[in-house]
Context: one part of a larger RNA
């Protein structure tokens, strides 16, 4: 120099404290250990593995079993021979791979010798491997950590390793700025430029938009019309400690005001320095060794990844009356639609189904928000909570729901009265709670990205748990 310390001293962070909600207890959901299994396919293992790769395992995915083919091969490139247009098509075997067979067809140029372009075959040379090694890599990602840090030119000190700038006083979210200083500059990060929200204003006015004016309806921007007004989407203003006061030696700055939608980074989000963890990933991909070629490659049917004594993660829904049942009635916002999203009608108790306007979408559809708001019925019970389990009947995707889908109806109605020790999130439009939407996707979401709607408590404070920064000091570690 660094690391370390149950050393010291500053200082932060939902890191503690103060509060709200939760797990840990029940059933189920889904991931993982174990175990079983012909296989239950690999990877990911403290925070940084366990609703993780998998934004969607019935078949396909599909890497695994077990059986059944096959060996230039499923797919691609290239050189010779041979042969035929290619493609469609009918029967048989067979689980299918396939392996025989029937029907039709007769391609372009052409000097008529032949050439070309497809495709069957046969020889040959490349192939193929989700095999192995992330401790041989690229790439791309996690973490410390949005921490505030980490460096480097020249000077300067020191024999050297190095120091110094980067320490000191102050200050801040920040090595951020000031002030001082044998240091003076500089770069990588901070901050800002970027993108959504919060006011304004100009332009623009359909598919959206009704204040005025007239029609009109049971009702309705429904129709003429209007550009005010909400939106929409484009360019612009706006906040800079700019202004006043206090404090301070100054200076940076702090703390109060003022106006102003917005006040001191407004809020959120993109954005991760030098490095660490031989951290993860050779199963996205790409690649160096190494292995493998009649198999560790492929093609097909079934199985299996969906087992279950049990353990442990992360969620759903309950346990009720701030509840639960019926009737009624009110307000979104992201968004998605043509192999599609489907309305109004009609059937059906329902999931549906039948018919199909209208929309390539500010115009049509998804599309009902839902918690709330009113009325009522429940009277504290394992109950009119809870809904697990099963039993029957169906619906819908799909070649096909046995293993192994969702989902409706009857019927059944478990456990479960608020959870030991532990633990976990969150500081504001947030916790919480209540719905809707999109990826994936033929079906299949309690999860994943997102969206609005209701909307709180609480913070003295920093001593103490645990992470981290700076100085500083110990050291028999490096």
């Nucleotide at each position: 120099u660094g690391a370390c310390g149950g050393g010291g001293g500053c200082c932060c962070g939902c890191a503690c404290a103060a509060g709200c909600g939760g797990u840990g207890g029940a059933g189920c959901a889904u991931g993982u250990g174990g175990u079983u299994u012909a296989a239950u396919u690999c990877g990911a293992u403290g925070c940084a593995a366990c609703g993780c790769g998998c934004a969607g395992a019935a078949c396909c995915u599909u890497a695994c079993c077990u059986g059944g083919g096959u060996u230039u091969a499923a797919a691609c490139u290239g050189u010779g021979g041979c042969g035929g247009a290619c493609c469609g098509u009918u029967c048989c075997a067979g689980a299918g791979a396939u392996g025989g067979u029937u029907c039709a067809u007769u391609c372009c140029c052409u000097u008529c010798g032949g050439g070309g372009a497809c495709u069957g075959u046969c020889a040959c040379a490349g192939a193929g491997g989700u095999g192995c090694u992330g401790c041989a890599u690229g790439g791309c990602u996690g973490u410390c950590g949005u921490c505030a840090g980490c460096u480097c030119g020249u000077g300067u000190c020191g024999u050297g390793a190095g120091a110094u700038g980067u320490u000191g006083g102050g200050u801040u979210a920040a090595g951020u700025c000031c002030c001082g200083c044998a240091a003076c500059g500089a770069g990588c990060g901070c901050a800002a430029c970027c993108c959504c929200u919060a006011u304004c204003c100009u332009u623009a006015g359909u598919u959206g938009c009704c204040a005025u004016c007239a029609g009109g309806u049971g009702a309705a921007g429904c129709u003429g019309g209007g550009a005010a007004c909400u939106c929409u989407a484009a360019g612009g203003a706006g906040a800079c400690u700019g202004c006043c006061c206090c404090g301070g030696a100054a200076a940076u700055c702090g703390g109060g005001g003022a106006g102003g939608a917005a006040g001191g980074u407004g809020g959120g989000g993109a954005u991760g320095a030098c490095g660490u963890c031989a951290a993860g990933u050779c199963c996205u991909c790409a690649u160096g060794g190494c292995c493998u070629u009649u198999a560790u490659g492929u093609c097909c049917a079934g199985g299996g990844c969906u087992a279950c004594a049990c353990a442990c993660g992360u969620g759903c829904u309950a346990c009720a009356a701030u509840g639960g049942g019926c009737g009624g009635u009110a307000c979104a916002a992201c968004g998605a639609g043509u192999c599609g999203c489907g309305a109004a009608g009609u059937c059906g108790c329902g999931a549906g189904a039948c018919c199909g306007a209208g929309c390539c979408a500010a115009u049509c559809u998804c599309u009902a928000a839902a918690a709330g708001c009113c009325g009522u019925c429940c009277u504290c019970a394992g109950u009119u909570c809870g809904g697990a389990u099963u039993g029957g009947a169906g619906u819908c995707u799909g070649c096909a729901a046995c293993u192994c889908g969702a989902c409706u109806c009857c019927a059944u109605g478990a456990a479960g009265g608020u959870g030991g020790a532990a633990u976990c999130g969150c500081u504001a439009g947030u916790a919480a709670u209540c719905c809707c939407g999109g990826a994936u996707c033929a079906g299949c979401a309690u999860g994943c990205c997102g969206g609005g709607g209701u909307g709180a408590a609480u913070a003295c404070g920093u001593u103490c748990c645990c992470g981290g920064g700076c100085c500083u000091u110990g050291u028999a570690c490096a």